[in-house]
RNA sequence: GGGCAGUUAGCUCAGCUGGUAGAGCUCGCGACUUACAUUCGCGCGGUCAUAGGUUCGAGUCCUAUACUGCCCA
Numbered sequence: 001g002g003g004c005a006g007u008u009a010g011c012u013c014a015g016c017u018g019g020u021a022g023a024g025c026u027c028g029c030g031a032c033u034u035a036c037a038u039u040c041g042c043g044c045g046g047u048c049a050u051a052g053g054u055u056c057g058a059g060u061c062c063u064a065u066a067c068u069g070c071c072c073a
Base pairs, nucleotide, nucleotide: 001072002071003070004069005068006067007066010025011024012023013022019056027043028042029041030040031039049065050064051063052062053061
């Protein structure tokens, strides 16, 4: 220098053919217990890497940029 993949909650990751952003773990509250743990219920938490474009509508499609990993030279 060229190519490919990835970037979504504090962490690990889903998100189908474009149509209200989700799960598990963590954390908070409650139930249970003499108490703790486990278990169960409820809840908090997101500028979907950044910027632009297409569209009635974008996490999803297109372009550029940034970062991470892999391959080639």

The RNA shown here (transfer RNA) has 73 nucleotides and comes from a Candidatus Dojkabacteria bacterium.
RNAcentral holds the sequence, with entries from ENA.
The same sequence occurs in records of 4 taxa.